Model confidence (mean pLDDT): 80 of 100. This is a predicted structure of a 71-nucleotide RNA (transfer RNA) from a Candidatus Moraniibacteriota bacterium.
């Protein structure tokens, strides 16, 4: 210094341009003498900044991080 791939909730993992979901986790209840399992209920998220579009987690630019090759 060229290319490329990758970023979604605490953690992991999906999402054909059309309301962003599972599953662990947490929170609040039930249950139980207590924990544990069990139920039910709440709660968190698209890396940033722009464009395109009626409509963008998805398509484009540019940036930021991690890794990958290559010089």
């Nucleotide at each position: 210094c060229g290319g490329g791939a990758u970023a979604u909730a605490g953690u992991g993992u999906a999402a054909u341009g059309g309301c962003a979901g599972c599953a662990c986790g947490a929170u609040u209840g039930c249950u139980u003498u207590g924990g544990g399992a069990g139920c039910a209920u709440u709660u968190a998220g698209u890396c940033u900044c722009g464009g395109u579009u009626c409509g963008a987690a998805u398509c484009c630019g540019a940036g930021u991080a991690u890794c990958c090759c290559g010089a």
The source organism's lineage runs through Bacteria, Bacteria candidate phyla and Candidatus Moraniibacteriota. It matches the Rfam family "tRNA". It is annotated as a transfer RNA.